[in-house]
Large-subunit ribosomal RNA, domain II from Candidatus Iainarchaeum sp., 721 nucleotides, folded computationally. The coordinates come from a structure-prediction model, not an experiment, and the mean pLDDT is 84. It matches the Rfam family "Archaeal large subunit ribosomal RNA".
Context: one part of a larger RNA
RNA sequence: GGCAGGGAGUUCAUUUCAGUGGCGAGGCUAAGUCGUAAAAACGAAGCCACAGGGAAACCAACGCCUCGUAUUAGUUCUUCGGAACUAAAUGGAGGAGCGUCUUAAAGGGCGUGAGUCACUGAAGUGAUACCCGAAGCCGGACGAUCUACUCUUGGGCAAGGUGAAGCCGAACAUCAGUUCGGUGGAGGCCUGAACCAUUGCUGAGCUCAUGUCGCUUGGCUGACCUGUGAGUAGGGGUGAAAGUCCAUUCGAGUUCGGCAAUAGCGGGUUCCUUUCGAUAUAUCCUGUAGGAUAGCCUCGUUGGAGAUAGAUAAUGUGGUAGAGCACUGAUUGAGGAGGCAAGGGUCGAAAGAUCCACCUUCACUGUCAAACUCCGAACGCAUUAUCGUCGUAGAAGACGGGAGUUGGGGUGCCGGAGUAAGUCUGGUAUCCGCGAGGGAAAGAACCCAGACCUGGGUUAAGGUCCCAAAGUGAUAACUAAGUGCAUCAAAGGAUGUCUGGAGUCAGAGACAGCUGGGAGGUAGGCAUAGAAGCCGCCAACCUUUAAAGAGUGCGUAACAGCUCACCAGUUGAGUCUCCGGGCGCUUAAAAUAAUCGGGGCUAAGUUAUCCACCGAUACCUAGGACUUCACUUGAAAAAGUGAAGGUGUAGGAAGGCGUUCUGCGGGAGCAGAAGUAGGGGCGUGAGUUCCUAUGGAUCCCGUUGAAACGAAAAUCCUGCC
Numbered sequence: 001g002g003c004a005g006g007g008a009g010u011u012c013a014u015u016u017c018a019g020u021g022g023c024g025a026g027g028c029u030a031a032g033u034c035g036u037a038a039a040a041a042c043g044a045a046g047c048c049a050c051a052g053g054g055a056a057a058c059c060a061a062c063g064c065c066u067c068g069u070a071u072u073a074g075u076u077c078u079u080c081g082g083a084a085c086u087a088a089a090u091g092g093a094g095g096a097g098c099g100u101c102u103u104a105a106a107g108g109g110c111g112u113g114a115g116u117c118a119c120u121g122a123a124g125u126g127a128u129a130c131c132c133g134a135a136g137c138c139g140g141a142c143g144a145u146c147u148a149c150u151c152u153u154g155g156g157c158a159a160g161g162u163g164a165a166g167c168c169g170a171a172c173a174u175c176a177g178u179u180c181g182g183u184g185g186a187g188g189c190c191u192g193a194a195c196c197a198u199u200g201c202u203g204a205g206c207u208c209a210u211g212u213c214g215c216u217u218g219g220c221u222g223a224c225c226u227g228u229g230a231g232u233a234g235g236g237g238u239g240a241a242a243g244u245c246c247a248u249u250c251g252a253g254u255u256c257g258g259c260a261a262u263a264g265c266g267g268g269u270u271c272c273u274u275u276c277g278a279u280a281u282a283u284c285c286u287g288u289a290g291g292a293u294a295g296c297c298u299c300g301u302u303g304g305a306g307a308u309a310g311a312u313a314a315u316g317u318g319g320u321a322g323a324g325c326a327c328u329g330a331u332u333g334a335g336g337a338g339g340c341a342a343g344g345g346u347c348g349a350a351a352g353a354u355c356c357a358c359c360u361u362c363a364c365u366g367u368c369a370a371a372c373u374c375c376g377a378a379c380g381c382a383u384u385a386u387c388g389u390c391g392u393a394g395a396a397g398a399c400g401g402g403a404g405u406u407g408g409g410g411u412g413c414c415g416g417a418g419u420a421a422g423u424c425u426g427g428u429a430u431c432c433g434c435g436a437g438g439g440a441a442a443g444a445a446c447c448c449a450g451a452c453c454u455g456g457g458u459u460a461a462g463g464u465c466c467c468a469a470a471g472u473g474a475u476a477a478c479u480a481a482g483u484g485c486a487u488c489a490a491a492g493g494a495u496g497u498c499u500g501g502a503g504u505c506a507g508a509g510a511c512a513g514c515u516g517g518g519a520g521g522u523a524g525g526c527a528u529a530g531a532a533g534c535c536g537c538c539a540a541c542c543u544u545u546a547a548a549g550a551g552u553g554c555g556u557a558a559c560a561g562c563u564c565a566c567c568a569g570u571u572g573a574g575u576c577u578c579c580g581g582g583c584g585c586u587u588a589a590a591a592u593a594a595u596c597g598g599g600g601c602u603a604a605g606u607u608a609u610c611c612a613c614c615g616a617u618a619c620c621u622a623g624g625a626c627u628u629c630a631c632u633u634g635a636a637a638a639a640g641u642g643a644a645g646g647u648g649u650a651g652g653a654a655g656g657c658g659u660u661c662u663g664c665g666g667g668a669g670c671a672g673a674a675g676u677a678g679g680g681g682c683g684u685g686a687g688u689u690c691c692u693a694u695g696g697a698u699c700c701c702g703u704u705g706a707a708a709c710g711a712a713a714a715u716c717c718u719g720c721c
Base pairs, nucleotide, nucleotide: 001721002720003719004718005717006716011127012126013125014124015123016122017121018120019119020118021117022116023115026048027047028046032042033041052059053058064095065094066093067092071088072087073086074085075084076083077082097112098111099110100109101108102107130268131267132266133265137258138257139256140255141254142253148232149231150230151229153227154226155225156224157222159191160190161189162187166183167182168181169180170179171178172177195219196218197217200215201214203213204212234250236246237245271656272655273654274653275652276651281294282293283292284291285290295405296404297402298401299400300399301398302397306390307389308388310387311386312385313384314383315382316381317380318379322375323373324372328369329368330367333364335362336361337360338359339358343356344355345354346353347352408432409431410430411429412428413427414426415425416424417423437448438447439446452624453623454622455621456620457619458618462614463613464612465599466598467597471611473610474609475608476607477606478605484601485600492586493585496583497582498581499580500579501578502577503576505574513570514569515568516567517566519543520542521541524538525537526536549564553562554561626645627644628643629642630641631640632639633638657710659707660706661705663703664702665701666700667699668698675694676693677692678691679690680689681688682687
């Protein structure tokens, strides 16, 4: 890992509610007695109800009136469908009264005659309480054959080096002594085996080993190493102290027990179908991974006529968007008038004068505001009316049982915070969550569209060259960049190109090109070493002319030279400038190999118009099953007809299938039961049935009751492979 088997809402007590049944102002027994096949019978101790209000003292009620549903009966009318009225009148609604509490009074609160017992079901609580899962806490025992320390008694330490004290001798001094040479053999001394340790490679090896092997390394007469025997025990020991070690276990050993500890946390929780269908919000909580209550879902009971998401209108209400500057505050310019104590400039010896600045105000002018408003929508809300929709085939409302939910998220619009964010935080609508199908290559929430089943057709979004269903469709343009072909990049720059508008010049010849001229006073004056059109300053005239600047740019030391403006000729038709629009170009850099989904495309790109076609579980249609309701038939079950309906997580409700046992009834089986294998049918499904083979003795149906009753998951458990 596979398969098989096992594997999780149970039982008791009690409380509440519903259904069914018994009795009913009452209902029931418990322990127990007696006793049976099971039972029955006896047994009111006791429990609940019969009266409430009040903290208590204490006091102490009930069938009155109105409306009126279902239903029943009667009368009248009838279009024979039914309608109207009357009576009875359960439940219901409203009012009055009564009891009691509060109390000066008023008002208000609670109450004002149906229960109880059993069974079944659903839930709450207590117990293990759906199953599995801690780390831990406490108690009793067992451990010092490992290891820590201590004690008893034994054992062990090659070889070499160094050479302390002491002693002997010599020399020198001789008071003490000093030096030298020997001898000697000290030391938690040195080198280094055994032995002990384990520094580095963080080597080898993932294993011979849950710490070994190799090389290297520390100690090796000592606080040394070691055998044997003994001692210290769990909040305790032992510790040259690292929270070390105490049998591969230590910031409190192991084992058994308390014990199924507890877990607001994690995982798992077993058959089918039908029906409705959420929440991720509010308040409180030592509360934020959880609860309680409300909200939202569901089921039942009740109720008995209105309800209302939409549209229109009327009447109110509001101060947003916008706008505005009338208030508050900010704020531009040029003015008028006034002030000027304090500032600056000018004049003046000073007094002072004057200009600016500043302040106030007036009439203009130009701007702003979430906490400004002289104004003011759309729109929202409330009430009413009409329409629409829903509703006697039973709406709204009320009461009761059961929940789940309280981690939400995306998008459009309106906001707030933020440089921004797949950001945070609100409102509103919608979707995902809980939603399948088609499209967007692929995608929770974007577009289309809300899936009962099986066929047929038509469309939606989106598409129609091939992959790949459908146009190599039509008309008119644009793009040349593979721009683009469903995802987008800006300021800035450019005779890209198409197009709209406004102008200039132009057969009295424009624009561009070519040919020629482009002169004289004069080298203007100043300045300068020089300055002659052209370093610079000032001025910018006159003449001849078709035209020609006291000079546009090169150039020279300064001249010279070239050139331009300007003019003529030649040529012969448009030229030049500005403001827009479309599609392109540039700006344009990202990390493993690129790409429009791909191939590829000059349309199969982009713009505009049009016609076909394809395309979904949508829509239409045929058949079928189911749910709800009504009607008809029927004793009922049910059948028929008609109308409406259909996604679904958490979750509520309903009806079924299967397994084992059980009482009763009915059957099958050696002429072959159960089981097993293969095959054919039926049922929406859980499932069920038939045939054949195998197998060799039990099994099935109906009905009643009871459950240790359904597995694919839990790093599930056990076994086998």